[in-house]
RNA sequence: UGAGUUUGAUCCUGGCUCAGGACGAACGCUAGCGGCAGGCCUAACACAUGCAAGUCGAACGAGAAGCCACCUUCGGGUGGUGGAAAGUGGCAGACGGGUGAGUAACACGUGGGAAUCUACCCAGAGGUACGGAAUAAUUCAGGGAAACUUGGACUAAUACCGUAUGUGCCCUUCGGGGGAAAGCGUUAUGGAGCGCCUUUGGAUGAGCCCGCGUCGGAUUAGGUUGUUGGUGGGGUAAAGGCCUACCAAGGCGAUGAUCCGUAGCUGGUCUGAGAGGAUGAUCAGCCACACUGGGACUGAGACACGGCCCAGACUCCUACGGGAGGCAGCAGUAGGGAAUAUUGGACAAUGGGCGAAAGCCUGAUCCAGCAAUGCCGCGUGUGUGAAGAAGGCCUGCGGGUUGUAAAGCACUUUCAGUGGGGAGGAAGGCAUUAGCUUUAAUGAAGCUGAUGAUUGACGUUACCCACAGAAGAAGCACCGGCUAACUCUGUGCCAGCAGCCGCGGUAAUACAGAGGGUGCGAGCGUUAAUCGGAAUUACUGGGCGUAAAGGGUGUGUAGGUGGCAAGGUAAGUUAGGUGUGAAAUCCUCGGGCCUCAACCUGGGAAUUGCGCUUAAUACUGCCUAGCUAGAGUAUUGUAGAGGGUAGUGGAAUUUCCCGGUGUAGCGGUGAAAUGCGUAGAUAUCGGAAGGAACACCAGUGGCGAAGGCGACUACCUGGAUAAAUACUGACACUGAGGCACGAAAGCGUGGGGAGCAAACAGGAUUAGAUACCCUGGUAGUCCACGCCGUAAACGAUGAGAACUUGCUGUUAGGCGCGUAAAAGUGCUUAGUAGCGGAGCUAACGCGUUAAGUUCUCCGCCUGGGGAGUACGGCCGCAAGGUUAAAACUCAAAGGAAUUGACGGGGGCCCGCACAAGCGGUGGAGCAUGUGGUUUAAUUCGAUGCAACGCGAAGAACCUUACCUACCCUUGAAUCCUUGGAAUUUAGCAGAAAUGUUGAAGUGCCUUCGGGAACCAAGAGACAGGUGCUGCAUGGCUGUCGUCAGCUCGUGUCGUGAGAUGUUGGGUUAAGUCCCGUAACGAGCGCAACCCUCGCCUUCAGUUGCCAGCAUUUAGUUGGGCACUCUGGAGGUACUGCCGGUGAUAAGCCGGAGGAAGGUGGGGAUGACGUCAAGUCCUCAUGGCCCUUACGGGCUGGGCUACACACGUGCUACAAUGGCGGUGACAGAGGGCAGCCACUCCGCGAGGAGGAGCUAAUCCCAAAAAGCCGGUCUCAGUUCGGAUUGGAGUCUGCAACUCGACUCCAUGAAGCCGGAAUCGCUAGUAAUCGCGGAUCAGCAUGCCGCGGUGAAUACGUUCCCGGGUCUUGUACACACCGCCCGUCACACCACGAGAGUCGGUUGUACCAGAAGUCGGUGGGCUAACCUUCGGGAGGCAGCCGCCUAAGGUAUGAUUGGUAAUUGGGGUGAAGUCGUAACAAGGUAGCCGU
Repeated sequence: UGAGUUUGAUCCUGGCUCAGGACGAACGCUAGCGGCAGGCCUAACACAUGCAAGUCGAACGAGAAGCCACCUUCGGGUGGUGGAAAGUGGCAGACGGGUGAGUAACACGUGGGAAUCUACCCAGAGGUACGGAAUAAUUCAGGGAAACUUGGACUAAUACCGUAUGUGCCCUUCGGGGGAAAGCGUUAUGGAGCGCCUUUGGAUGAGCCCGCGUCGGAUUAGGUUGUUGGUGGGGUAAAGGCCUACCAAGGCGAUGAUCCGUAGCUGGUCUGAGAGGAUGAUCAGCCACACUGGGACUGAGACACGGCCCAGACUCCUACGGGAGGCAGCAGUAGGGAAUAUUGGACAAUGGGCGAAAGCCUGAUCCAGCAAUGCCGCGUGUGUGAAGAAGGCCUGCGGGUUGUAAAGCACUUUCAGUGGGGAGGAAGGCAUUAGCUUUAAUGAAGCUGAUGAUUGACGUUACCCACAGAAGAAGCACCGGCUAACUCUGUGCCAGCAGCCGCGGUAAUACAGAGGGUGCGAGCGUUAAUCGGAAUUACUGGGCGUAAAGGGUGUGUAGGUGGCAAGGUAAGUUAGGUGUGAAAUCCUCGGGCCUCAACCUGGGAAUUGCGCUUAAUACUGCCUAGCUAGAGUAUUGUAGAGGGUAGUGGAAUUUCCCGGUGUAGCGGUGAAAUGCGUAGAUAUCGGAAGGAACACCAGUGGCGAAGGCGACUACCUGGAUAAAUACUGACACUGAGGCACGAAAGCGUGGGGAGCAAACAGGAUUAGAUACCCUGGUAGUCCACGCCGUAAACGAUGAGAACUUGCUGUUAGGCGCGUAAAAGUGCUUAGUAGCGGAGCUAACGCGUUAAGUUCUCCGCCUGGGGAGUACGGCCGCAAGGUUAAAACUCAAAGGAAUUGACGGGGGCCCGCACAAGCGGUGGAGCAUGUGGUUUAAUUCGAUGCAACGCGAAGAACCUUACCUACCCUUGAAUCCUUGGAAUUUAGCAGAAAUGUUGAAGUGCCUUCGGGAACCAAGAGACAGGUGCUGCAUGGCUGUCGUCAGCUCGUGUCGUGAGAUGUUGGGUUAAGUCCCGUAACGAGCGCAACCCUCGCCUUCAGUUGCCAGCAUUUAGUUGGGCACUCUGGAGGUACUGCCGGUGAUAAGCCGGAGGAAGGUGGGGAUGACGUCAAGUCCUCAUGGCCCUUACGGGCUGGGCUACACACGUGCUACAAUGGCGGUGACAGAGGGCAGCCACUCCGCGAGGAGGAGCUAAUCCCAAAAAGCCGGUCUCAGUUCGGAUUGGAGUCUGCAACUCGACUCCAUGAAGCCGGAAUCGCUAGUAAUCGCGGAUCAGCAUGCCGCGGUGAAUACGUUCCCGGGUCUUGUACACACCGCCCGUCACACCACGAGAGUCGGUUGUACCAGAAGUCGGUGGGCUAACCUUCGGGAGGCAGCCGCCUAAGGUAUGAUUGGUAAUUGGGGUGAAGUCGUAACAAGGUAGCCGU
């Protein structure tokens, strides 16, 4: 201090998640030791058992056992002593210990206050005298199971009562009145000591009151009747409605009363830079509680954890009549739970109670035990050691890594183990004794010493020494990014992982295992909850034009804020002093513990707070008296669709009605139809009626708070503004609630109703069309009155004030200059617009009318969905409005801008893209390919363009990959061993492969060991695979597209993605060139360079050619190389020249010259990239798979099937033709296992002979259409040739399945082809033939060649494709995109729901335990008084008030549950449509 995650990428907004710390924790794996600390967070659930509060004989009586003494009838008795047990009495059981249920409160914290009490303790003063009556224990007699209890009798006290005294004390009407006490004990002569009573003060503790602080909810807004105050009385330790009677009607509340929910509070703890946030275990302070509820008693103190009474629930005992109990004390048990320990030791220390003390008691406490619960420390060894061992893992097979790691060698011994030694925690108390004090003196007592015997749970203590031996001691998590750490194998969207993003569908660093690595380490991970990061509630420290967020607008209450100057005050504020802010904790400086640390401890600082006090007076507040700059009033003007009411108007239009003219249509649409019209429409003219709205003016003009306002006139009325002066004197700004206004639609009542027009009806459109379009048409729209209260009520921008460069327009004023008046022009005030600077902004943009810089006040926001919904409240006649959640679910939702892509958006441009033409396809027959079907197999691949005469430039066998049958298993290759020459050949079996039986043959080299080639056998390394994956790949190819594009460097602009360049104006076939230009350059493409055709020159003339010479049937020969031609080298064309145009450019148009003219024609050449395009069956190749088979051999079959569908072709349908005849003109190729002249034979395919040619020489080879003349005469023909029969030829081992060709015969469909669709712009289309590759044979295919040789292009509206600029976008897998709603199914949470079951609580009433208080005839009664009768006082009983539990009735509120029901959310590829995003195909959206 940040990081990941929305996007193709970017910036922003915004949520989610992570890294850190911490824990009373739990769980998983693992575990050596020690120190220190902490250990039921859940059931304030229930508890067995033991212990946790007693003590005092120096307050009292009695006194067991035992002991001593005496007596004895030997049974015992008496007396003394006697720390038993119990009783009376005193003090303590109100502390200590536990828990956090309740409590939102003076409970707690902090700071104050006055009307109080305080046992024991301290200090002071005074006193402690004289009497009396009882009672327990005990004993006797009873009751009861027990607990316990009744009666009689005896007795003591520091128990109880009275009297006296009373300095002081209390009360008082100021006269007076009232009221105490206890002794014990030691010396023993007084007197000490401990007590007791009264009183004063202190200390300590406690009670009471007040200011301030202290959780959430307003979907809790009103609450209160002892309530608020007063007076009298009562009550308390004490003020007080604390209680009561009467009087008054108050007191609390938006600064949140009341109600509901939750919660002990604090010092502190955790976190954080801090401010804060969370928390309140351990330790400490306070409070509350003690089975639940109520109550009092005693006492200094309680309404009492281990006391009492009552009620209730529960448990236990019982003889059934009654009784007993309260672990939220320490242990422990059951239960609950993810989860929390021993029924331990000791009073040695510290502390507490009692006691004069010894001492006793003490589950407080000190220790120990259990569990890694936490923090801290130590150890599990150290050094050396390369043959870099073995093993593991990986591997490119070389090696790498584990790894100095191990082993080995040399050392050490902490800790644990065994044995031995051994502190400190102990101070006191007791006994003896010395001195001093006290006393007249001893003693006693106190103080200070000395001596002696003693006091330790822990404890086998800490610590020290010795011994032995590396010996007993390492795991856990992680390794895709965040986040340090990588490979192999397995798995194959399975199993699984995951904190977020996300991994896994056959090459997973993400699953599982392994090797290796990283991190921490006696621990390591996970989970829960918490702070941080999160400035993500923003006080410090955020926002609101478009991301969530300005209220629809005003008026105004409370509140908040407030101009200038003066005086006073000193509340806020500031400074100093002072009190307090407990200790502990944190921080800091020291110290202690075995070294350190954790831990313990001394001092300081701090505790940011509150109180008191002194001072200051700038600012704020308050008070006083002023000022005029804010605000307002008055005067004179100005502009205006500002508002309301009443009245009036006409141009024009529509509709209806009346009348005239007039005739067949009108109307409407993309096209139609419904509709109207011969009963006379539409059209046209005249008249009349009625309603609504007010053309031009009219303007980013005006007015209004907003909604909104538009004919004219009158009346009423609000506001604004200008100028100049006068007046008031801060009167101001904002504004929670409140109130008012508030478009359209809608509602109520009554009118009105021309046009328009939801609903509705009809007609169209459509797959449907409850729509868009058309014809009609009702509410409504209009008026009056009353509701509603919402809109994308928008400037998506709250109101007010101040400040901050400008330019331009316009509206309403004013002042100058100017004019005769205008116009014009300058300044200024108030509005209203456009552009734009600084600044701001995520950007877009805003920009003196701010979204700039500041101030004041209000409203609002805090991820998306659920949802502006549910429930509740308020409002409304209703519709509905307003206020306003949660469960659940997602990791995004969103803003602005960028680049693309797309659009049934726009502009410009191009292309046989359309158009203009020519010829086809689609119909027929056949050929060929594909689909489908069939089959044992019909091998496989290619599938829109860009598969389909494609791979295949040629399937009878072979090919061949497929099927059937039969065979082989190291196999066709390499290496090794053994044997044999190799080889030739015959028979038999078999479909062949193959098997089997013979025969011939024995070679070459040699160092004589053997070797080379070949054949056979054997063993194993291996071969082999057209098996899978083209979505693992290389290479090659197709396509957009021969389209003109695609990029880079530097610079500049932008936060950035990116932009610029590459856009713009022209131009081009072209990102071709020119100009302009924050760009300047460059690269890959374009063009050119290459090949070929066209012209010329030159060189060379054989196999080519022949002008002239000679010769011939013939360039045949001589000769020649001029020409043609061949093939080498060159030239030529560049918008170079002229004119026009253009911008004087690039270029374009025309012309000249030229064989050729504007890239001259054709070819080769294919940018960055796209399609996971095609190919593992050309080849290569990773991985996987098969290995007597998915390999190899061979036979036969299949790839050639055939109801059908499609593609590509051939031949035709005829006269521009068919047939027969004569006869002319190419180019480019091929040829020795070849092309084959020529001759003969055959009708022919061909056959038999046979010359030439390894080719400018010979051959294939006849070119055909064409030309000439003849025939046919429009017909299924002399067109057409399918099909079929017969006969043959050739190739080949072999033409049956399944070749081509020939002849004779046969003579099918077809008479120009529906919807639709293809090619072509010139030597092109069309048409005609020729050649070649493959090939034994087999083209209508393919690749080439020449012959003949057109038509048309106005043009770019439209279809298709492409380029470029721009625009919109919710698309980016990019429109084959995205995406909405119903329905169906499954699951989840929620709402409603006849009800039903609980909790809490209000009101009214009934009832009323225990108990205080009050009353009380009668009953009982020791102390005191008495006149002895009684009285005072007391007790029980009874009555009354209050009152807990309980009950009845009726409400409120909250929770659970429920048949059914409602919407919502989430789910794999369901159904129906296509609403939105592009003009989304009817622009979208908001309200109704």
Molecule: small-subunit ribosomal RNA
Organism: uncultured Gammaproteobacteria bacterium